[in-house]
Predicted 3D model of a 563-nucleotide part of an RNA (small-subunit ribosomal RNA, 5' domain) from a metagenome. The full RNA is in RNAcentral, with records from SILVA. The coordinates come from a structure-prediction model, not an experiment, and the mean pLDDT is 81.

Context: one part of a larger RNA
């Protein structure tokens, strides 16, 4: 000098872009942070309309015997509406946080896997037949403060279980190519085991069932979306190797599932990864083992480099989730707002028992020099689900705080000399502050009011028209095109025009030498200064104060760390 997630002190106008919990992975009140599907399933509140009755009688005819019967209550049944819960699928293993652990195949760079998985997406081929028996909900009955729990009864599915087929695959038998050691691949076999699930749309003929003969529902053809097996794709993982990856010998030896095998179990899968048996190996001064200290990396700042130094914000990888352990579901976890058990801690209790987990966004308490709002909104992006409309989303997108950081822009320009006034200095002649000020003539940047006003918005989607596919089909569906309608939190924000008026906007270090910048007055080795050298004991350009000067500037200056 240059740099920062900085802090502190004086100071302090706007804008734009970033960026803000480093310390105690200390404790958390409150709210929200993961759903979503009625085009799988069976109830269904509550409402609307219709209808059958049964009240109800107002009102009207009236021959005064009655006839007509609205409104309004309540029931039966149909039909639409869908609150809420529930079974059943996906999803919740992503998104989002944090560096406690961790010196290790965690991470980076490079390879292997003939030792392996892979939902949801492509593609390809074959199929979705027949049946069964249950359960939650609703309902009843009890327990129990709770939190929940049980009896009885009943019912549905794409939920479960059975058989049927096998385009396939799996085992097994035989063959052949091949290769990279274990083997990989292909082909044939009356052999062995092995599947499925159905929803919604459309549709003229023909047939069937039902009953109120014209209406339902079916078979029948056909559009999609799903289900099952198989096979390749893609995508994401697992596993192994190689090389790198701090400090310490004041840590010289370690090791018994340790080293390898043989046989089994286990895993998707190789393997002491586990377990029997017999062997005695295995790593080490190229630093083993032990201790201390860390999240790795693109990057990041410094530097001419070369190296030092560091990993905050992005982005990639790992790890943890109140603390230790386990496992279950499931393609995917040994799971952050699941589940069990043990512990600590907090809260309820009716003492018998229960709940709980902000290292998700806010926010609170604590510690601390020190780090924001208990904000809008899902328009956009992107994920979940869903055919779709759409939910839902503290991710996100957006507004607020805070000179913490960078960059812009203004605090006014021009002319103006009696060198005014007051300040400080003086050698009392005078010099300086200083064209600085008044003063004249302008301009309107930003703050301030009025007006007008935005991109991000393209899509889905649904209506009409037409086109090609599928089709018996001019019907649904599908993909393309053209035309309308819809949608914006930022926000009446950026931006653009008026308007007024120099008006509302400058401080802060420093003046001995390093180092740009000098005098005066107080003080009396006192009070104080100081990065280093020094400065202060009566003329102090070094302390304090004033004036002048120099430096940077919405900042300056100290302290901190790196280089």
């Nucleotide at each position: 000098g240059a740099a920062c997630g900085a802090a502190c002190g004086c100071u302090g106008g706007c804008g734009g872009c970033g960026u803000g919990g480093a310390u105690u992975a200390g404790g958390c009140a409150u709210g929200c942070a993961a759903g979503u599907c009625g085009a799988g399933c069976g109830a269904g509140a509550u409402c609307u309309u219709a209808u059958c009755g049964u009240u109800g009688a107002a009102u009207c005819c009236u021959u005064c015997a009655g006839g007509u019967g609205a409104a309004g209550a309540u029931u039966u049944u149909a039909a639409g509406u869908g609150a809420u819960a529930g079974c059943g699928g996906c999803g919740a293993a992503c998104g989002g946080g944090u560096g406690a652990g961790g010196a290790a195949c965690a991470c980076u760079u490079g390879a292997g896997u003939a030792a392996u998985c892979u939902g949801c997406c492509u593609u390809u081929a074959u199929g979705u037949c027949c049946g069964g028996g249950a359960u939650a909900g609703c309902c009843u009955c009890g327990g129990g403060a709770a939190c929940c729990c049980g009896u009885g009864a009943u019912u549905a599915a794409u939920a479960c279980c059975g058989g049927a087929u096998g385009u396939g695959g799996u085992c097994g038998g035989u063959c052949a190519a091949c290769g990279c050691a274990u083997g990989u691949u292909g082909a044939c076999c009356u052999g062995u085991c092995u599947a499925a699930a159905a929803g919604u749309g459309g549709g003229g003929a023909u047939c069937c069932u039902g009953c109120u003969u014209g209406c339902a529902g079916g078979a029948c053809c056909u559009g999609u979306u799903g289900c099952a097996u198989a096979a390749a794709g893609a995508u994401g993982g697992g596993c192994u190797c190689a090389a790198g990856u701090c400090c310490u010998a004041u840590c010289a030896g370690c090791u018994u599932g340790u080293u390898g095998g043989u046989g089994a179990g286990g895993u998707a899968a190789c393997g002491g990864c586990u377990c029997a048996c017999a062997a005695a190996g295995g790593c080490u001064a190229a630093g083993a083992c032990g201790g201390g200290u860390a999240g790795c990396u693109g990057g990041u700042c410094u530097g001419a480099g070369a190296g030092g130094a560091u990993g905050g914000u992005c982005a990639g990888c790992c790890a943890c989730a109140c603390u230790g352990g386990g496992a279950c579901u499931g393609a995917g976890a040994c799971a952050c707002u699941g589940c069990c058990c043990a512990g600590a801690c907090u809260c309820c209790u009716a003492c018998g028992g229960g709940a709980g987990g902000c290292u998700g966004c806010a926010g609170u308490c604590g510690a601390g020099a020190a780090u924001c709002a208990u904000u809008c909104a899902c328009a956009a992006u992107g994920c979940a689900c869903g055919a779709a409309a759409g939910u839902g989303u503290g991710a996100u997108g957006a507004u607020g705080c805070g000179a913490c950081g960078c960059c812009g822009c203004g605090u006014g320009g021009a002319g103006g000399a009696u060198g005014a006034c007051g300040g400080c200095c003086u050698u009392c002649g005078g010099g300086u502050u200083g064209u600085a000020a008044a003063c004249u003539c302008c301009u309107g940047u930003c703050a301030g009011g009025a007006g007008g006003g935005a991109a991000c918005a393209a899509a889905u989607u649904u209506a009409c028209a037409g086109a090609u596919g599928c089709g018996a089909a001019u019907a649904a569906c599908a993909u393309g095109u053209g035309u309308a309608a819809c949608u914006g939190a930022u926000g009446g924000u950026a931006c653009c025009u008026c308007c007024a008026g120099a008006g509302g906007a400058a401080g802060c270090c420093a003046c001995g030498g390093c180092u740009a910048a000098c005098u005066c007055u107080g003080u009396g080795c006192c009070a104080g200064c100081a990065g280093c050298c020094g400065c202060g004991g009566u003329a102090a350009u070094a302390c304090a104060g004033a004036g002048g000067u120099g430096g940077c500037a919405a900042g300056c200056g100290u302290u901190g760390u790196u280089c």